[in-house]
Overview
Transfer RNA from Chytriomyces hyalinus, 72 nucleotides, folded computationally. The coordinates come from a structure-prediction model, not an experiment, and the mean pLDDT is 84. Lineage of the source: Eukaryota > chytridiomyceta > Chytridiomycotina > Chytriomycetaceae > Chytriomyces. The RNAcentral record of the sequence draws on ENA and Rfam. RNAcentral records the identical sequence in 3 taxa.

Parts: sequence; structure tokens; C1' cells
RNA sequence: ACCUCAGUAGCGUAGCGGUAGCGCGUCUCCCUCGUAAGGAGAAGGUCGUCGGUUCAAUCCCGGCCUGAGGCA
Repeated sequence: ACCUCAGUAGCGUAGCGGUAGCGCGUCUCCCUCGUAAGGAGAAGGUCGUCGGUUCAAUCCCGGCCUGAGGCA
């Protein structure tokens, strides 16, 4: 340099064009003499980035960045 795959909440991950969910974690409340466990609720995401297509993009196309693998 070239080829393939991946990038979504603090962490792990789902989401086949129509306003993004789940588990763990965090916070609040309940329960308890108190803690853990248990129950209820909440917050937290410019969906890597810049463009393009589209009425509409996490999703389709291209460039770039980062990471993993491959070839010589």
C1' cells in the first nucleotide's frame, strides 16, 4: 500500500429506511434496628467523523479517523 470486519449510554451489546432498546453499573424512593439481598422509579446517547442519496438515515453510498484480522 491492498483486502475483510467492527465503531450505538460508564461497561457489554440488540436494532434489515419512519423520533434507539436490553443487561450490568449509577442515582432516588420503599422494605430493614442497620447492611446486603429484594421491590418501584429516574437520569444518562449530537448512533466515530465529514459529505452524498432520500419526504425521512443508526440503517444505503463515498471519503477520513480508530481498532482487530488477512496477504506479500